[in-house]
Molecule: SAM riboswitch aptamer (S box leader)
Organism: Staphylococcus simulans
């Protein structure tokens, strides 16, 4: 980069460091944030995916990668739709193959 599959399940008010940001980018909203945000470090945990059993329904166990406010925070974009909205796309995450 590029194909697939997944994206409304689950899990941290933890300890230290840090000192004001954050929730991917633009825009608009709505949030969390000195009652300590991002960062790193440890420790805990969750179990998509990969693994390892099946009676193929599921089930195991954390040593790979992921992850641990809120639907991927929400919406944009295109179809329907009087409107609420709803259904798909793009866009990003992450896995495995290339």
């Nucleotide at each position: 980069u590029c194909u697939u599959a997944u994206u409304a399940a689950g899990a941290g008010u933890g300890a230290g460091u840090g000192g004001a940001g954050g929730g991917a980018c633009u825009u608009g909203g709505c949030c969390c944030u000195g009652u300590g945000a991002a960062g790193c470090u440890c420790c805990a945990g969750c179990a998509a995916c990969a693994a390892c059993c099946g009676u193929c329904a599921g089930g195991u166990g954390a040593a790979g990668u992921g992850c641990u406010a809120a639907a991927u925070c929400c919406a944009a974009c295109a179809a329907g739709g009087a409107a609420a909205c709803u259904u798909g796309a793009a866009a990003g995450a992450u896995a495995a193959g290339a």